[in-house]
């Protein structure tokens, strides 16, 4: 200087934290799913180091030899005879064929021979190694070909291959024998600075050595070819190249692998190599390695580098390059510079082929192929143009090295699918609120371009003359015409992108968390939109996010995590000082650090990817040079740590005696019926004399009181008292020693209670064990009894919630208090034990000089949850176990601390007809309603704990009515809209039917807002969802509560406010108080009622005054009464108490502390109820699930339950006369009086009445006689038999009346229900609905009690607190067994 650090979703009702899971992000030699146009550079069997067909990959040199073949030439012999000439006799003779000699050049060949087949090509099987890296040694070494340099090549000689004749064998392949060459073989000669040996002399070095130099003696060379220029040859020196062997460091995991090694360790000789060396051998010695991990085991070629990552690091070792190893599998050497040899050889082995069965031949991990394994990985291509390599003096030959090309989207990188205008926003497609939006300028349509593409031509560099496989290719001109080129995932949330239909916990989707049970943005599909793109998603596997192994960079009171203590080895650390020293650490400077590759910066291919050039590095050796710190020597010091001196405290340890209560037993006296034990009891002891009570005595165990939140001790633990041993701690004081400290793996003691061995010992206690009791059961809790044990000696186990859940030491860091030991006159000090608190810390709780706070040293442990502390092995033990400790599979959480609620057979405090004191019922009977069950063609349907059940229903004979059987109708009983028809329709008769409906005339009204027909849209559903919903409704509960703002406190859900201390019906006030304030609730405000004025007096009154049967009529306005308006009550007065709120008592008032009732229901909870009042969504019906009729039914009845009604009697019942007293309703399709009629319902009758004026209307309990305690003069069911009335109809299926009949039932089991005053009981009146029908429902008034001591207790509820693994909230969460 340059780069450079992202989080997110899942555990809860919500929070914060621990902590695991998951994701987004880059990579791949990569496979599969849908799709696929071009060009360039790269890659391409990761599995079976499995087997292999064919074809290739190492051959080359005739300038080393000898032979042989071919070709070409000349000669000579012989053949063969085209042509020409001819005296026909022949002459000449191309040509062909054979042969023998010759030449010159060239070609090829098996053999001998050189050199090369150790490179090049492949693979990763073994290998944990000096095998790789890195850095260095070899004074311990070799090097063919190449380079430089020095000298040298003289003289012989005998084989042998081929070839040749036999000849064996099928065949590979020989076999004997003649014969022949060389740069093959051999022998002699010369020869040095080679080399040995012996000796002199000299430099150097870390040992052995080792550099230069001499003397003497001894040893070993040679090859020739061609040609005239060269190549080859032999020794020796040096280089260069390339190899050998050595050494520090570094290099995987597993201690459930702890002990390994006899050629092993050294040492001497001899051998052996190029070369040192137990390399190998004889002999000697007993050593070598190892907790800093020997040995075993399991896995693996290493690196350069590649991927990831801010970096530290982790992961990987394709392709490129380097080392190393290995060629079917083991062994073994041959030749050679160079092998123990990929395409030699020899032997074994497997396995394939041939074979005459006697034997032979093979080696793709060379480049193509092939089969096989695999999810998988290419042509049996071209060329040796060009790069390299081999042979050659070259030419050249060979060359699956290489250099091209095929195939494969297998990876990178680049380019195209077309561009501009184009709104009637087209058709068409989806949605939809039916208006539209949306695909969408996107298409058509103009007009244009021409990169890929295509025609046609020219046409390269790559190569310096010539040679080009690639290849007529790359480029370049030209021709045509948008024409041939877009698919893949994805759309809940993480994470960019919705909506419509199908489905209905099915099908299916999922990375996680998790959709999906009828309205699925999460399944399927389709429109739509997102992303990316010739790709695009899945799977696999690395790294990252993961600070989730934490050196950078983590914990360990409670989340996992401190070992039960302690002493202490090895290790790891270590006060203050002098001086050296440089090992860590700093500086400087060299060396390596290979190329390629990163990374910068430039170039080159149109650009990129690719490619090329120049820069730059971790580490690691070598010197250099030291201000400080550590380390190593050293040289002192007292503060660390120890020793000695005076003292003081203590259940510290181990031992050996002793003492006094109390248990229990034993003997013996008193005693006499129980004792004992429990919630209650029995079992158990006791007339054989207990228990109790007195003496006596017997035996063991523990030691009251002192006692404490105190003492000691490392910890476990430690308690009468006396002794005698023995440790450790402390407080003074400063005499000695001088860092002698800390911590401590492994090893070692010590270790509660239980347990186990021997042998004692045994009063109480007291597992197992019996028996009683509880209990559904009761192998328990309680109760008798009772053995092992607890006690003692000796051995052993080694664990505990062995706790402070808090490892040891050191050293800083506000106080204020108690205590216990020391010292001090005091002030204080030291060393212990506690509470409280500050700052800091913590995820809160919480710690806080006795840290959990700031630091440092040391050691143990931890890494999601369950499987497990289990298995398995090892060690230990008499066992019982104990110690060390897996994993496979399984799950998305497991956990901590807080916090709000709910809960509690937890607690404090409060209320309420809750209990408790009272009345009066239900439950029993009989009817009379509701429900359930059953029945049934239907018994329509809805409500189900309180909060369904005389409830929807304020009233089903028909209708109601939804159900059900028949019997009709399909634009429809009803709405709206088209068309065309009619003058009716409807009413009232008539025929037919069970109606509905269908078909006839006739009279009056009457003329369009009517009827009737035909097609379609559409009417219609009391048809499903009340868990799609509005709107109404119940309840908790007329309970006192429920919240908000803004401030505070808290990391935060959250708290405070709202809690307290009082007081109230009340979150009602009042003091207080990190609160202040507010909002909905509460109270008021509204209505009735009770007192009083006051206005108005009809239809209501009527005191006074006339009057009359009668407020009946004058009068009256007083009083009731109506009904408008006011006042009246506020704890205002008085006392008592209280700080206040406010209570209590009193007066006065009609009424007193809310004066008595009603209306009013906060946030909220029950997925409460209701789709059948209505309103609706969405599904379902459409000659039916709609509609119109008739009759059924809803009223059924072996049974259950729930409201209620009359009883069961004399506080009654019947009868009678008398003779009273309300209030509140109604009344016109109505109430309906007086009179008569009937024994009555009831008729008849019609005054009066739209009402303070008539009616309904009699008010009942009251008062008198009678009855005499019975199933009765009680009680009224049931049943006959006559009626009455409503009504088209009273048979299923009304209500009432008279006479007859007269049934259960004599007061109600368990167990329940209402009510606190004008209430309960009791008494009768009245209204809705309603043609008729209440014992139900809502009002109304008449008479009118008893009790509340209180708040222990059952029931609800409010406030506070506490615990808590519940939050769907105890009807909750869980466990175990079975299935």
């Nucleotide at each position: 200087c340059c780069c450079u650090u992202a989080g997110a979703g899942u555990u809860u009702g919500a929070u914060c934290c621990u902590g695991g899971c998951u994701c987004a992000g880059g990579a791949u030699g990569a496979a599969c799913g849908c799709u696929g146009g071009c060009g360039g550079c790269g890659u391409g069997c990761c599995u079976a180091a499995c087997a292999c067909a064919u074809g290739c990959a190492a051959g080359u040199c005739g300038a080393a030899c000898g032979a042989g073949a071919a070709c070409u030439c000349c000669u000579g012999a012989a053949u063969u005879g085209a042509g020409a000439c001819u005296u026909c006799g022949g002459u000449u003779g191309a040509u062909u064929u054979u042969u023998a000699g010759g030449a010159a050049a060239u070609u090829c060949u098996a053999g001998u021979g050189g050199c090369g087949g150790a490179c090049g090509g492949g693979u990763g099987a073994g290998u944990a190694a000096c095998g790789c890296g890195u850095a260095g040694g070899c004074a311990a070494c070799c090097u063919g070909c190449c380079c430089u340099u020095u000298a040298c090549a003289c003289a012989g000689g005998g084989a042998u291959a081929g070839c040749c004749a036999c000849u064996g064998g099928a065949a590979a392949c020989g076999g004997u024998g003649a014969u022949u060459a060389a740069a093959a073989c051999c022998u002699g000669a010369u020869g040095a600075u080679a080399c040995c040996a012996u000796u002199g002399u000299u430099u150097c070095a870390c040992a052995u050595g080792u550099u230069a130099u001499g003397a003497u003696g001894g040893u070993c060379a040679a090859a020739g070819a061609u040609u005239u220029a060269u190549c080859g040859g032999u020794a020796a020196a040096g280089g260069a190249u390339g190899g050998g062997c050595c050494u520090g460091c570094g290099u995987c995991a597993g201690a459930u692998u702890a002990g390994c090694u006899a050629g092993u360790u050294g040492g001497u000789g001899a051998g052996g190599u190029a070369a040192c060396g137990g390399c190998c051998c004889a002999c000697c010695a007993a050593g070598g390695c190892a907790a800093c991990g020997a040995u075993c085991u399991g896995u693996a070629g290493c690196c350069g580098a590649c991927c990831u990552g801010a970096g530290a690091g982790g992961g990987u070792g394709a392709u490129c390059g380097g080392c190393c190893a290995c060629a079917u599998u083991g062994g073994a050497a041959c030749u050679g510079a160079g092998a123990c040899a990929c395409g030699g050889u020899c032997c074994a082995a497997a396995c394939u082929c041939c074979u005459a069965c006697g034997g032979g031949a093979g080696g793709c991990a060379g480049c193509a192929g092939u089969a096989g394994g695999g999810a998988a990985u290419a042509u049996u291509g071209c060329a040796c143009a060009a790069u390299g390599g081999a042979g050659g003096a070259a030419a050249c030959u060979c060359u699956g090295a290489u250099g091209c090309a095929g195939c494969a989207a297998u990876g990178c990188c680049g380019c195209g699918u077309g561009a501009a205008g184009g709104a009637u926003g087209a058709a068409g497609g989806u949605c939809u609120u039916c208006g539209g939006a949306u695909c969408g300028u996107a298409a058509a349509c103009u007009u244009c371009u021409g990169u890929c593409c295509u025609u046609a031509g020219g046409g390269a560099a790559g190569a310096u003359a010539a040679u080009g496989a690639c290849g007529g290719u790359a480029c370049c001109u030209u021709u045509g015409g948008a024409g041939g080129a877009a698919g893949c995932c994805c759309c809940g949330g993480c994470u960019a992108a919705c909506u419509a239909c199908g489905u209905g916990c099915c099908a299916g989707c999922a990375g996680c968390c998790g959709c999906g049970g009828u309205a699925a943005u999460a399944c399927g599909u389709a429109g739509g939109g997102g992303g990316c793109a010739a790709g695009c998603g899945u799977u696999a596997u690395c790294c990252g996010g993961a600070a989730u192994u934490a050196u950078u960079g983590g914990g360990c009171g409670u989340a996992a995590a401190g070992a039960g203590u302690g002493c202490g080895u090895a290790g790891g650390u270590g006060g203050u000082u002098u001086c050296c020293u440089a090992a860590g650490c700093a500086u400087a400077g060299g060396g390596u650090g290979a190329a390629a590759g990163g990374c910068a910066u430039u170039g080159g291919c149109u650009u990129a990817a690719c490619c090329a050039a120049u820069g730059u590095u971790a580490g690691c050796c070598c010197u250099u040079u030291g201000a400080a710190c550590u380390g190593g020597g050293u040289u002192a010091c007292u503060u660390g740590a120890g020793u000695g001196c005076a003292g003081a405290a203590g259940g510290g340890g181990a031992g050996a005696g002793u003492g006094g209560a109390a248990u229990u037993c034993c003997a013996u006296g008193u005693g006499u019926a129980g004792c004992g034990g429990u919630g209650a009891a029995a079992u158990g002891c006791g007339u054989a004399g207990a228990u109790a009570u007195a003496u006596g005595g017997a035996a063991g165990a523990a030691c009251a009181c002192c006692a404490g939140u105190g003492g000691c001790g490392a910890a476990g633990g430690c308690g009468g008292u006396u002794c005698a041993c023995u440790a450790g701690c402390u407080c003074g004081a400063a005499a000695c020693u001088g860092a002698c400290g800390c911590u401590c793996a492994g090893u070692c003691c010590c270790g509660a209670a239980a347990g186990c061995g021997u042998g004692g010992g045994u009063a109480g206690c007291a597992a197992a064990u019996a028996g009683g009791a509880u209990u559904a059961g009761a192998u328990a809790c309680c109760c008798u009894a009772g053995u092992a044990g607890u006690c003692c000696a000796c051995g052993c186990c080694g664990u505990a919630a062995a706790c402070g859940a808090u490892g040891a030491g050191a050293a800083c860091u506000a106080a204020a208090u108690a205590u216990u030991g020391c010292c001090g006159c005091g002030a204080g000090g030291c060393a212990g034990u506690g509470u409280u608190g500050a700052a800091g810390c913590u995820a809160a709780c919480g710690c806080a000089u006795u840290a959990a706070g700031u630091u440092c040293u040391c050691c143990g442990c931890c890494u999601g949850g369950g499987g497990a502390g289990u298995a398995c092995g090892a060690u230990c033990g008499c066992a019982a176990g104990a110690u060390u400790g897996a994993a496979a599979c399984u799950u998305a959480a497991a956990g901590g601390a807080a916090u709000u609620g709910a809960c509690g057979g937890g607690g404090a405090c409060c209320c309420g007809c809750a209990c408790a004191a009272g009345c009066a019922g239900u439950g029993g009977a009989g009817c009379a309603u509701g429900u359930g069950g059953u029945u049934u063609a239907a018994u329509u349907c809805g409500a189900c704990g309180c909060a369904a059940c005389g409830c929807g229903a304020a009233g089903a004979a028909c209708c109601u009515u939804a159900c059900c059987a028949g019997g009709g109708c399909u634009u429809g009983a009803c709405a709206u809209g088209g068309a065309g028809g009619c003058u009716a329709a409807a009413u009232a008769c008539u025929u037919a039917g069970a109606g509905a409906u269908a078909a006839g005339g006739a009279a009056a009204u009457a003329u369009a807002c009517g009827c009737c027909u035909c097609a379609c849209a559409c009417a219609g559903g009391u048809g499903g969802u009340g868990c799609a919903u509005g709107g109404u409704u119940g309840u908790c509960g007329u309970c006192a509560g429920c919240u908000c703002g803004u401030g505070u406190c808290g990391u935060g859900a959250g708290a405070u406010g709202u809690u307290g201390g009082g007081u109230u019906a009340a979150g009602u006030c009042c003091c207080g108080c990190a609160a202040c304030g507010a909002g909905c609730g509460c109270a008021a405000c509204c209505c009735c009622u009770a007192u009083c004025c006051u206005u108005a007096g009809u239809u209501g009154c009527c005191a006074u005054c006339a009057u009359u049967c009668a407020g009946u009529u004058g009068g009256g306005a007083a009083c009731u009464c109506u009904a408008g308006g006011g006042a009246u009550a506020c704890u205002g007065c008085c006392g008592a108490u209280g700080u206040a709120a406010g209570u209590c008592g009193g007066a006065g008032g009609a009424a007193g502390g809310u004066g008595g009732g009603g209306a009013u229901g906060a946030c909220g909870u029950c997925a409460a109820a209701u789709c059948a009042u209505c309103a609706u969504g969405c599904c379902c019906u459409u000659u039916a699930u709609g509609u119109c009729c008739u009759g059924g039914g809803c009223g059924a009845c072996a049974c259950a339950c729930g409201u209620g009604c009359u009883a069961c009697a004399a506080u009654g019942g019947c009868g009678a006369u008398c003779a009273a007293c309300a209030a509140a309703g109604g009344g016109a399709a109505g109430c309906a009086a007086a009179g008569c009629c009937g024994c009555g319902a009831g008729g008849u009758g019609g005054a009066g009445c739209a009402a303070a004026u008539c009616c309904c209307c009699a008010a009942a309990a009251g008062u008198c006689g009678u009855c005499u305690c019975a199933g009765u003069u009680c009680g009224g069911a049931c049943u006959g038999c006559a009626g009455u009335c409503u009504g088209c109809a009273a048979c299923u299926c009304g209500a009432c009346u008279g006479c007859a009949c007269g049934a259960a039932g004599u007061c109600g089991g368990a167990a329940u229900u209402g009510c606190u005053a004008g209430u309960a009981a009791u008494c009768g009146u009245g209204g809705a609905u309603c043609a008729g029908c209440a014992u139900g429902c809502c009002a109304c008034g008449g008479u009118g009690a008893a009790u509340a001591c209180g708040u222990u207790c059952c029931c609800g509820g409010g406030c506070c607190u506490u615990g808590c693994a519940c939050u769907c909230a105890c009807c909750g969460c869980c466990c175990g067994u079975c299935a």